[in-house]
Context: one part of a larger RNA
Molecule: large-subunit ribosomal RNA, domain VI
Organism: activated sludge metagenome
């Protein structure tokens, strides 16, 4: 910009994309066969490999704004507790998220039309013969079945709900459902986009309130010559998790139909 007035949700399924995979092991059955050796069609169950999707309960990884321990130097006047720097100084843990060797699921089934091939009638050609008219089984492979995009599918599709006039002579102006820019933001995100929210508000921050992780802070008593230990205390600390509460910040503006019967 189109879709024949202007939104807001749900859809339909041309058409396209993607998936499509291999092995084993037990039953049937040591059965058909076969002298034996071997050793099955078929049909049912099980276990796995690579591969693909999601996912973070678990096992774990990583976690530069969490806990802790440690060494060296400079500063906080000093002791005592601290900060900074040293690859996050370096060790030993770990929330979340993100990940995969972790968890879960996925090829399937069931139809249809056939290939090579095997049939049924069955003639040309009294026989024969799947074929020359007819008919019917047959694959991982075609259509469909599964999963995802999908009405610019211009044949531009249904369906539901909303909204649908005031003023002006006219040009137009104000404006309706909605929607935009803006801001707060975010397991969404390269950037648009999506989303969740903008005071009638919990969307972020901060505070509470819990947790999940650290591992018993600072200090004060006691012990002991002292290095340390003990207690007070599973303490203190605590990014992201889990609420919850208007303290701080979501200000402030646009656009936007009136068309047909």
């Nucleotide at each position: 910009c189109g879709u024949a007035g202007g939104a807001a949700a749900c859809u339909u399924g041309a058409g396209g994309a993607g998936a499509g995979u291999c092995u084993c092991c037990c039953c049937u059955a040591g059965u058909a066969c076969g002298a034996g050796a071997g050793g099955a069609u078929u049909g049912g169950g099980g276990a796995g490999g690579a591969c693909c999707g999601a996912c973070c309960u678990c096992u774990g990884g990583u976690g530069u704004g969490c806990c802790g321990g440690c060494u060296g130097u400079c500063c906080c006047g000093c002791u005592c507790g601290g900060g900074g720097c040293a690859u996050c100084g370096c060790c030993g843990g770990g929330u979340a998220g993100c990940c995969a060797g972790g968890u879960c699921g996925g090829g399937a089934c069931a139809g249809g039309a056939u290939a090579a091939g095997c049939g049924c009638u069955g003639a040309a050609g009294g026989c024969a013969u799947c074929u020359a008219a007819g008919c019917g089984c047959g694959a991982a492979g075609c259509c469909c079945c599964c999963u995802c995009c999908a009405a610019g599918a211009c044949a531009a599709g249904g369906c539901u709900u909303c909204c649908a006039g005031a003023c002006g002579u006219a040009a137009g102006u104000c404006g309706a459902a909605g929607g935009c820019u803006c801001c707060u933001g975010g397991a969404a995100g390269a950037c648009g986009a999506c989303c969740a929210g903008g005071u009638c508000g919990a969307u972020g921050g901060g505070c509470c309130g819990g947790a999940a992780g650290u591992g018993u802070a600072c200090g004060g008593c006691g012990a002991g010559c002292g290095a340390u230990c003990g207690c007070c205390g599973c303490a203190g600390c605590g990014g992201a998790c889990c609420g919850g509460u208007c303290c701080c910040a979501a200000c402030a503006g646009c656009c936007g139909a009136g068309c047909g019967g």